[in-house]
The prediction has a mean pLDDT of 78. Predicted 3D model of a 350-nucleotide RNA (Bacterial RNase P class A) from a Clostridiales bacterium. It matches the Rfam family "Bacterial RNase P class A". By type it is a ribozyme. Rfam's curators write: Ribonuclease P (RNase P) is a ubiquitous endoribonuclease, found in archaea, bacteria and eukarya as well as chloroplasts and mitochondria.

């Protein structure tokens, strides 16, 4: 120069003027001494990196024995971080890349059951095609014996490849590789080397299954507090031989209400409601993921649901995906275009 991995940011900006929706202080306004829907005003604030998806974890709030057990559930090497996790980081084992880097649903086949279709002799067992040796030599054909090396089938076929051995052949023997088991060394450990032995016949658990850990349900439309207004109207069933008791069974608890049909009242105001497992700047500690200290900031809170419109400037995007409704850590997926930092290959020049 090219090519191509990994990280991080922006993703319209400044003014002016009209208009929106919150919080503060003032005034009105209504009740009637203090509060205050809606209004006016000055001052400050006002959509995301994903706000999407609702897939995980929690934070809260409620049942309330979240008591014991069964059954579902969810993770799945290892060690760490975290308020947790299925996320992060580090490894350590395998795949893929030439690398930088990327991806792994990554215990257990020797507890068990179960599948591996068609091919193919045979697929937890097996000889089709074939080599080898006898029935006198040669050459067809038969039989009997040996054989699993070589060929076919297949995704996979008595561990692989040479060699030496044999009538021919096999780990039968030997080096190297492979897996297995038993020491011994390093390592918190996953594991890695190393010596010895002998060579046991495969896959599939993202099949049932076992084995470790972990696990009460619902969910801001949780939940609450004031108003309003009526019919504790009718009716039919269960319940102390125990109703109800927030997924399903069981045991054990507690102790009076439970379900369904008609019928009627009510649809208003307020709390929750944003001070956070908060952000941002330094420092120290650690590979790192992230901890600690210090200092500063206060940054949306609607509820028929709030961000628009005009001018003028600038252009680095000529404007891409896309709007909060309880909040937070993740991950998933979307996204026009622009920067910024590292590394790797490959050419060229010096």
């Nucleotide at each position: 120069c090219g090519a191509g991995c990994c990280g991080g940011c922006c993703g319209g900006a400044u003014g002016g003027c009209c208009g929106c929706g919150g919080g503060c202080g003032c005034c009105a306004u209504g009740c009637u001494u203090g509060c205050u829907a809606c209004g006016g005003u000055g001052c400050c604030c006002g959509a995301g990196g994903a706000a999407a998806g609702u897939c995980c974890g929690a934070a809260c709030u409620c049942c309330a024995c979240a008591g014991g057990g069964c059954a579902g559930g969810g993770u799945g090497c290892c060690g760490g971080g975290u308020a947790a996790c299925a996320c992060c980081c580090g490894g350590u084992g395998g795949g893929g890349g030439c690398a930088a880097c990327c991806c792994c649903a990554a215990g257990g086949a020797a507890a068990g059951u179960g599948c591996c279709a068609c091919a193919g002799a045979a697929a937890c067992a097996u000889a089709c095609c074939g080599c080898c040796g006898g029935a006198c030599g040669g050459g067809c054909g038969u039989c009997c014996g040996g054989c699993a090396a070589g060929g076919g089938u297949g995704a996979a076929a008595u561990g692989g490849c040479g060699a030496g051995g044999u009538a021919a052949g096999a780990g039968c023997u030997c080096a190297c590789c492979g897996g297995c088991a038993g020491c011994c060394u390093g390592g918190c450990g996953a594991c890695a080397g190393g010596c010895u032995g002998g060579c046991c016949g495969g896959g599939c658990a993202a099949a049932c299954c076992c084995c470790a850990c972990c696990u009460g349900g619902a969910g801001c439309a949780a939940g609450g507090u004031c108003g309003c207004g009526u019919a504790u109207g009718g009716g039919a069933g269960g319940g102390a031989u125990g109703a109800c008791g927030c997924g399903g069974c069981c045991c054990g608890c507690c102790g009076a209400c439970c379900u369904c049909c008609c019928g009627g009242g009510u649809u208003g105001a307020c709390c929750g409601c944003a001070c956070g497992a908060g952000g941002c700047u330094g420092c120290c500690g650690g590979c790192g993921a992230c901890g600690g200290c210090a200092g500063u900031c206060c940054c949306a809170g609607a509820u028929g649901g709030a961000u628009g419109g005009c001018c003028a400037u600038c252009c680095a995007u000529c404007g891409a995906c896309a709007g909060a409704a309880u909040u937070c850590g993740g991950c998933u997926u979307a996204c026009a275009g622009g920067c910024c930092g590292g590394c790797u290959c490959g050419c060229a020049c010096g």
The model forms 95% of the base pairs in the Rfam consensus. Lineage of the source: Bacteria > Bacillati > Bacillota > Clostridia > Eubacteriales.